SAM riboswitch aptamer (S box leader) from a Cyclobacteriaceae bacterium, 118 nucleotides, folded computationally. Lineage of the source: Bacteria > Pseudomonadati > Cytophagia > Cytophagales > Cyclobacteriaceae. Rfam family: SAM riboswitch aptamer (S box leader). Rfam describes the family as follows. The SAM riboswitch is found upstream of a number of genes which code for proteins involved in methionine or cysteine biosynthesis in Gram-positive bacteria. Its family is annotated with regulation of gene expression in the Gene Ontology. Model confidence (mean pLDDT): 83 of 100.
[in-house]
RNA sequence: GACUUAUCAAGAAAGACUGAGGGACAGGGCCCUGUGAAGUCUUAGCAACCUUGGCAAACUUGGUGCUAAUUCCCUUUCCGAACGGCCAUUCACACCGGGGUUCGGAUGAAGAUGAGUA
Numbered sequence: 001g002a003c004u005u006a007u008c009a010a011g012a013a014a015g016a017c018u019g020a021g022g023g024a025c026a027g028g029g030c031c032c033u034g035u036g037a038a039g040u041c042u043u044a045g046c047a048a049c050c051u052u053g054g055c056a057a058a059c060u061u062g063g064u065g066c067u068a069a070u071u072c073c074c075u076u077u078c079c080g081a082a083c084g085g086c087c088a089u090u091c092a093c094a095c096c097g098g099g100g101u102u103c104g105g106a107u108g109a110a111g112a113u114g115a116g117u118a
Stems, first nucleotide, its partner, number of pairs: 002117007013043005021032003026075004044067003048064003053059001071110001077106007086098002
């Protein structure tokens, strides 16, 4: 790196070095950031999985992980509702039908983390 599987609306800080970016990729948004971004180190904390002890629980040992915003939001598909200047139909309007916008729900892809497998 690949595959399988579980979870992803909760939770959790400060200091030092450093010096301009960051929020996974691509696009569109919207945020954070010299009142220091990302990165490295130290301590602290949170608690998802595995693990030690207890072997019932609480708690605990250790291994990863994490400590802005729902995985920050949307960009798959399906359903419902509302709106409305469009198309079709009609003498015309409305209904039925198509497509558009918004909202809600479900679902998919991708991603993150743990555990397992060859």